[in-house]
RNA sequence: GCCGACGUAGCUCAAUGGUAGAGCAGGGGACUCUUAAUCCCUUGGUUGUGGGUUCGACUCCCUCCGUCGGUG
Numbered sequence: 001g002c003c004g005a006c007g008u009a010g011c012u013c014a015a016u017g018g019u020a021g022a023g024c025a026g027g028g029g030a031c032u033c034u035u036a037a038u039c040c041c042u043u044g045g046u047u048g049u050g051g052g053u054u055c056g057a058c059u060c061c062c063u064c065c066g067u068c069g070g071u072g
Base pairs, nucleotide, nucleotide: 001071002070003069004068005067006066007065010024011023012022013021018055026042027041028040029039030038048064050062051061052060
């Protein structure tokens, strides 16, 4: 230099064009003499940046940035 994959909550990951979710972590509560464990409730997101297509985009297209891999 060329090719490919990935980028979503603090972390690990879902969501195949129609209201962005789960587990863990965080907060509150129940239980307990107390703690742990368990159970219930709950906070938290400009979906990497900027554009395009569309009635509607995490999803499709383009640019850029970052991470990883392959290749010369």
A computed fold for a 72-nucleotide RNA from an Ardenticatenales bacterium, annotated as transfer RNA. NCBI's taxonomy places the organism under Bacteria, Bacillati, Chloroflexota, Ardenticatenia, Ardenticatenales. Its mean pLDDT, the model's own confidence on a scale to 100, is 83. Rfam family: tRNA. By type it is a transfer RNA. Rfam describes the family as follows. Transfer RNA (tRNA) molecules are approximately 80 nucleotides in length.